[in-house]
Context: one part of a larger RNA
RNA sequence: CGAACGCUGGCGGCAGGCCUAACACAUGCAAGUCGAACGAGAAAUCACCUUCGGGUGAGAGUAGAGUGGCAGACGAGUGCGUAACGCGUGGGAACUUACCCCAGGGUGCGGAACAACUACGGGAAGCUGUAGCUAAUACCGCAUAAUCCUUUAGAGGCAAAGAUUUAUCGCCUUGGGAGAGGCCCGCGUUGGAUUAGCUUGUUGGUAGGGUAACGGCCUACCAAGGCGAUGAUCCAUAGCUGGUCUGAGAGGAUGAUCAGCCACGCUGGGACUGAGACACGGCCCAGACUCCUACGGGAGGCAGCAGUGGGGAAUAUUGGACAAUGGGCGCAAGCCUGAUCCAGCCAUGCCGCGUGAGUGAAGAAGGCCUUAGGGUUGUAAAGCUCUUUUAACGGGGAAGAUAAUGACGGUACCCGUAGAAUAAGCACCGGCUAACUCCGUGCCAGCAGCCGCGGUAAUACGGAGGGUGCUAGCGUUGUUC
Numbered sequence: 001c002g003a004a005c006g007c008u009g010g011c012g013g014c015a016g017g018c019c020u021a022a023c024a025c026a027u028g029c030a031a032g033u034c035g036a037a038c039g040a041g042a043a044a045u046c047a048c049c050u051u052c053g054g055g056u057g058a059g060a061g062u063a064g065a066g067u068g069g070c071a072g073a074c075g076a077g078u079g080c081g082u083a084a085c086g087c088g089u090g091g092g093a094a095c096u097u098a099c100c101c102c103a104g105g106g107u108g109c110g111g112a113a114c115a116a117c118u119a120c121g122g123g124a125a126g127c128u129g130u131a132g133c134u135a136a137u138a139c140c141g142c143a144u145a146a147u148c149c150u151u152u153a154g155a156g157g158c159a160a161a162g163a164u165u166u167a168u169c170g171c172c173u174u175g176g177g178a179g180a181g182g183c184c185c186g187c188g189u190u191g192g193a194u195u196a197g198c199u200u201g202u203u204g205g206u207a208g209g210g211u212a213a214c215g216g217c218c219u220a221c222c223a224a225g226g227c228g229a230u231g232a233u234c235c236a237u238a239g240c241u242g243g244u245c246u247g248a249g250a251g252g253a254u255g256a257u258c259a260g261c262c263a264c265g266c267u268g269g270g271a272c273u274g275a276g277a278c279a280c281g282g283c284c285c286a287g288a289c290u291c292c293u294a295c296g297g298g299a300g301g302c303a304g305c306a307g308u309g310g311g312g313a314a315u316a317u318u319g320g321a322c323a324a325u326g327g328g329c330g331c332a333a334g335c336c337u338g339a340u341c342c343a344g345c346c347a348u349g350c351c352g353c354g355u356g357a358g359u360g361a362a363g364a365a366g367g368c369c370u371u372a373g374g375g376u377u378g379u380a381a382a383g384c385u386c387u388u389u390u391a392a393c394g395g396g397g398a399a400g401a402u403a404a405u406g407a408c409g410g411u412a413c414c415c416g417u418a419g420a421a422u423a424a425g426c427a428c429c430g431g432c433u434a435a436c437u438c439c440g441u442g443c444c445a446g447c448a449g450c451c452g453c454g455g456u457a458a459u460a461c462g463g464a465g466g467g468u469g470c471u472a473g474c475g476u477u478g479u480u481c
Stems, first nucleotide, its partner, number of pairs: 001478001003477005010353006016346002018311001023309003027306003032070003037067002045058005077264003086189007095181003100177008108142004117132006148157003162169002190236003197227003202224008239261004243254004266287005289300004317343001319342003325339001326337004356386004366377004392417005400408001425470005430451003436465005446453002
């Protein structure tokens, strides 16, 4: 130290937990919401009526779909790629910005469709065809234009949408702001010269296209430039930073958790929509793989949270709740939220606590050693007198929330009851290095970080007694300073 392994293991708090196969994934959940934009609209069930076929009312303008709006570009994950304006830091001009805030102006008149739905079909399925009907804050036209855009001047061009519970919420246009983003530049940013030359949109110019915007970004033409021993190009390795570890510092190593930026989302490519994507749980094409198939054709993407297989020395639950914080939608009530808050597992780490306290010498018994006198274990035990942390049981019981709402949780915490009761190990003892004797073994068995021990008196092997060190841990291994 994100550790692993061996032996051992009482409790709590706080943190951390696939470093390996960006290997493949069963199952569930992780992004919806709005009826105050719009049309349409069930069923179960109950009641009543009935010609027994059914009808009416409630359920209910509910559920579930559809059009439309906003959000799915955030949040969450991973580190493949990337040696780069990617990141860090300091600057810059040619830009954009939905929602939010401030301010100015406006919100007039018309039209045609398409879903849903109905009818008839097709298909194994995914799904889909034809005809007909319909609404809108969906789509289109006209009008108007302070401002805005184009323009040398005249002039030309561009908009809107309503809803309602009558309080409001919206819509269009313009300017400013806030926050966010795109782009450019100086400096810094691993190793290799057993990589020395590299480059043709290449370097620059003119004109044009394209973009929100500058620009060889792209195209045509013109010139022949541009980079390089101050290391180009090539190869290898690698996400970068705040930080983290270590060190007196300089420095060295590192980039788990948390935070900022970047890149990626089965592999490769592409655009669409949109303020914003070339989009993890959107689309199209190709590929590999898996699955379904009626063989015609289809479906899928856990580097989201859990979980499975595999790999590995090795890394957790298919848990609870939206109560809080935050996010999306909504006027709101509210709905959604594996973000988040919590709980579960693991001595993985750090910190704290406990395994009792006082007294007690006939220095008991037993063990070990012995020069057989004794020494030592050792106040240690027993005994006596106490205490009750923790654990157990009983009672009370929060803050976190604001009038209401608490997953955590009858949790934390407090009070009471009984009783020493529920709780100690691991490594070492030749020198380095704190700690010594006996027995066994006999260069055997073995030990070992280095020096080295063991061949019959081994403080070095194995056991025992004793001792030393650390302690719910202790050793070993690996790695870094």